Transfer RNA from a Bacillota bacterium, 75 nucleotides, folded computationally. Its Rfam family is "tRNA". It is annotated as a transfer RNA. Gene Ontology term of the family: triplet codon-amino acid adaptor activity. Model confidence (mean pLDDT): 80 of 100.

This record gives sequence, structure tokens and C1' cells, in this order.
RNA sequence: CGGAGCGUAGCGCAGAGGCAGCGCACCUGCUUUGGGAGCAGGGGGGCGCGGGUUCGAUCCCCGCCGCUCCGACCA
Repeated sequence: CGGAGCGUAGCGCAGAGGCAGCGCACCUGCUUUGGGAGCAGGGGGGCGCGGGUUCGAUCCCCGCCGCUCCGACCA
């Protein structure tokens, strides 16, 4: 320098136009002498940033940023 993938809750991931979900973790209750496990319930993110298209964008388009991988170049 060229190409590809990825960026969504504390962590790991799903969702690919109609307003965001699952597991673990966390909180409360039940159970227990207590803890763990189990059971029931609950809270938390507007989706890396900016712009565009659209009635409507996490999703499509453009640019940028970050991470990873492949290739090239120089030494």
C1' cells in the first nucleotide's frame, strides 16, 4: 500500500428494513442452620463515529476510526 472479515448489555454471541434478543454474570424472593445448586421473578444496551437513502435504519449506500486475517513492497 491492496484485499477480506468483524465492531450490538459486564462477558460471549444472535438479529440483515417495522423500533433489539439469547446464554452466562448481576439483583430480589422461595428453599437451606449458612453457602452452593435448583425454582420463580426483575434490572441493564438503541447497536464504533459522521453523513446519505427511506414513511421508518442495528440492518442498505458512502466516508472515517479501531481490531483481526491474507497478500504485496522496503530493510